About this RNA:
Predicted 3D model of a 73-nucleotide RNA (transfer RNA) from Candidatus Jingweiarchaeum tengchongense. The source organism's lineage runs through Archaea, Nanobdellati, Nanobdellota, Candidatus Jingweiarchaeaceae and Candidatus Jingweiarchaeum. The coordinates come from a structure-prediction model, not an experiment, and the mean pLDDT is 81. It matches the Rfam family "tRNA". Rfam links the family to the GO term triplet codon-amino acid adaptor activity. The sequence was found in a public genome assembly.

[in-house]
RNA sequence: GCCCUAGUAGUCUAGUGGCCUAGGAUCUCGGCCUGUCGAGCCGGGGACCCGGGUUCAAAUCCCGGCUAGGGCG
Numbered sequence: 001g002c003c004c005u006a007g008u009a010g011u012c013u014a015g016u017g018g019c020c021u022a023g024g025a026u027c028u029c030g031g032c033c034u035g036u037c038g039a040g041c042c043g044g045g046g047a048c049c050c051g052g053g054u055u056c057a058a059a060u061c062c063c064g065g066c067u068a069g070g071g072c073g
Base pairs, nucleotide, nucleotide: 001072002071003070004069005068006067007066010026011025012024013023018056027045028044029043030042031041032040049065050064051063052062053061
């Protein structure tokens, strides 16, 4: 330098055009429970890498960029 793949809460992940102002786990905060802690239960908080395009509608499709991983030279 070229090619391929991936990027979603602090962390791991679901999603395959509309059923989702994005779900689950973990984390964290509050409450319940308990003699105390832990466990368990209930509730709150927190995310679509960036820019553009297509579409009535984009986390999802297309283009460019950035980052990471892999392959070739």